[in-house]
RNA sequence: CGUUCAAAAAGGCUAACUCAUCGUGAGGUGGGGGCGCAAAGUUAUGGGUCUGUACGACUGUACAGACCGCCAGACUACUGAA
Numbered sequence: 001c002g003u004u005c006a007a008a009a010a011g012g013c014u015a016a017c018u019c020a021u022c023g024u025g026a027g028g029u030g031g032g033g034g035c036g037c038a039a040a041g042u043u044a045u046g047g048g049u050c051u052g053u054a055c056g057a058c059u060g061u062a063c064a065g066a067c068c069g070c071c072a073g074a075c076u077a078c079u080g081a082a
Base pairs, nucleotide, nucleotide: 005080006079012037013036017032018031019030020029021028022027035069041075042074043073045072046071047070048067049066050065051064052063053062054061055060
């Protein structure tokens, strides 16, 4: 120095809920708030879930969206005991 890993330390982010706001909606943004997180940083690439429209007797299909704290992949990253 790198990889694995996650003791300690310094910090970081922020679930539900709530207020405001945007959106047909899923949901997003900001304030409050902390269930939790070693990537709970970025990315919609693969799968998955959800929303809208159309078709369809049902099962579903197509198109357009949303979700990264659903799983996986890719990229990046603080600290450094065993």
Model confidence (mean pLDDT): 86 of 100. Predicted 3D model of an 82-nucleotide RNA (c-di-GMP-I riboswitch aptamer) from an Anaerolineales bacterium. Lineage of the source: Bacteria > Bacillati > Chloroflexota > Anaerolineae > Anaerolineales. Rfam family: c-di-GMP-I riboswitch aptamer. Its family is annotated with cyclic-di-GMP binding in the Gene Ontology. It was read from a public genome assembly, where an Rfam model found it.